TPP riboswitch aptamer (THI element) from uncultured Methyloceanibacter sp., 114 nucleotides, folded computationally.
NCBI's taxonomy places the organism under Bacteria, Pseudomonadati, Pseudomonadota, Hyphomicrobiaceae, Methyloceanibacter.
Rfam family: TPP riboswitch aptamer (THI element). Its family is annotated with thiamine pyrophosphate binding in the Gene Ontology.
The sequence is in RNAcentral, with records from MGnify.
RNA sequence: UUCCGAGGGGAGCCCCAGGAAGGGGCUGAGAGUCCGCUUGCCUUGUCGCCGACAAGGCCCUGCGGAGACCCUUUGAACCUGAUCCGGGUCGUGCCGGCGAAGGGACUGGAAUUU
Numbered sequence: 001u002u003c004c005g006a007g008g009g010g011a012g013c014c015c016c017a018g019g020a021a022g023g024g025g026c027u028g029a030g031a032g033u034c035c036g037c038u039u040g041c042c043u044u045g046u047c048g049c050c051g052a053c054a055a056g057g058c059c060c061u062g063c064g065g066a067g068a069c070c071c072u073u074u075g076a077a078c079c080u081g082a083u084c085c086g087g088g089u090c091g092u093g094c095c096g097g098c099g100a101a102g103g104g105a106c107u108g109g110a111a112u113u114u
Base pairs, nucleotide, nucleotide: 001111002110003109004108005106006072007071008070009069012026013025014024015023016022017061018060019059033066034065035064036063037062040058041057042056043055044054045053046052047051078103079102080101084097085096086095087094
């Protein structure tokens, strides 16, 4: 350095769109690839016959498993501090600080090179 096994971790912001889970853009290694599950609420009006349509408002665009990606004590992968501080952006951990801070998952196996 590569491969295999084991383990740990995260999925944000903006615009459109939608009512069950979609499209586009930004940064990044990664912002959901596959499978399964879940199908809203209120008001008004119209048509109609207990339903449909239109408008407005609220809420939501999720959960689980696998996979991809990254990291495994030489540990900034990732979490806390944090509804933090400075800068910048349409906006966001976007950049820097914080950080010689506190946590955090193998002294696994094989091969090759220096």